Two RNAs folded together computationally: RNase P RNA and transfer RNA, 434 nucleotides in total.
Rfam match: Bacterial RNase P class A. The family's RNA type in Rfam is ribozyme. Rfam links the family to the GO terms dimeric ribonuclease P complex, ribonuclease P activity and tRNA processing.
RNA sequence: UGCGCAGGUUCAGAUAGUCGCCGGACUGCAAAGUCUGGAGGAAAGUCCGGGCUCCGUAGGACACCGUGAUGGAUAACGUCCACCGACCGCGAGGUUAGGGAAAGUGCAACAGAAAGAUACCGCCGAACGAAUCCGGUAACGGAUUGCGUGGCAAGGGUGAAAUGGCGAAUUAAGAGUUCACCGGCGGCUGGGCAACCAGUCGGCUCGGCAAACCCCACGGGGAGCAAAACCAAGCAGGAUUAGGGUCGUCCGCCCGUAACAGUCCGGGUUGGUCGCUUGAGAUUACGGGUAACCGAUAAUCCAGAUGAAUGACUAUCAACGAGAAAUCGUUACAGAACCCGGCUUACGAACCUGCGUGUUUU
RNA sequence: GCGGGAGUAGCUCAGGGGUAGAGCACCACGUUGCCAACGUGGUUGUCGUGGGUUCAAAUCCCAUCUCCCGCU
Repeated sequence: UGCGCAGGUUCAGAUAGUCGCCGGACUGCAAAGUCUGGAGGAAAGUCCGGGCUCCGUAGGACACCGUGAUGGAUAACGUCCACCGACCGCGAGGUUAGGGAAAGUGCAACAGAAAGAUACCGCCGAACGAAUCCGGUAACGGAUUGCGUGGCAAGGGUGAAAUGGCGAAUUAAGAGUUCACCGGCGGCUGGGCAACCAGUCGGCUCGGCAAACCCCACGGGGAGCAAAACCAAGCAGGAUUAGGGUCGUCCGCCCGUAACAGUCCGGGUUGGUCGCUUGAGAUUACGGGUAACCGAUAAUCCAGAUGAAUGACUAUCAACGAGAAAUCGUUACAGAACCCGGCUUACGAACCUGCGUGUUUU
Repeated sequence: GCGGGAGUAGCUCAGGGGUAGAGCACCACGUUGCCAACGUGGUUGUCGUGGGUUCAAAUCCCAUCUCCCGCU
């Protein structure tokens, strides 16, 4: 210095003035006044997980759905951290829903003989048969052919994939049939909490797909602040029922069984209070842990609307752009709605750290 | 807040693991004096986007974007 990899920090324009909006406290009979608080890193998507609230079923089995290496973090998770394996990259690093294919079922287009057991071309003649020839009285023996039965899967060809790869021995020819090395599998030893890794021994049972059905393990009751409770106002009843109970089926459980009950249709209201914001709280300092994260103490901080506040204008300054200058323009994505933990997506600016691999110079 | 569905050619839609089609439209030729209609032939796609599983993905899975519908 070129090209790259990984990660982090800060801000979300600043200050002053004027005019407003929502909440709280105080003063005031009231009108009103004073003080004070007032969007985010994603408040978004609603994709996961929980708290909270209710449902007289919250129990069991099945069904259904979800998750899936190991250890940890956590209220919990499909999230996060650490580590292992596989794949990709020269590397820094990146990706990974990553249990089971020897329980069973199924799939694999086209091509190819064959897609899970087979033989198109090919190789062989050891075995059986046949034909021909030779020998022999005959039984039979020998030779040839490669015709039938047959043996083989080395080679060719097809394919994404063809009984693990490669070399040698053996053989009629071949083949883990045998042997060496490598892969896979199993046992043992050592290391590691574990996934797993390393070494050694053994004999050859050896294809893929489960984000195909399935099997195994684990988890899941349902509904959601439009939950739920209360006050006020307002209205018109009618039908039907022995069964009903917040997803399905069965069992269990609870309520009810004759009308002050349930269900359905119809009618009325569209006001107020509460839930409601101080909490699995946040930040900084300290300690523990590789990390996610956890702990005690101290200080500081804390929106709560409901047709829905959190704004507008002016001046100066800041950054960037245009211009010779005066000056002008721009300053993103976007806005709480019961509350948290994550994930994902949108998006502006300024800056920093560590590492890899080239090149050049010394 | 809760729930469901769709995205494939210019338009309307099929296809639900084996390399993408139909109708209309468009283009060319024929027919006609010319046009329409008709006949013959043809073109048209990153299957909304990005990843993953698989030999192979429009199809299976995950994420995301856009649009539509329903409930009280």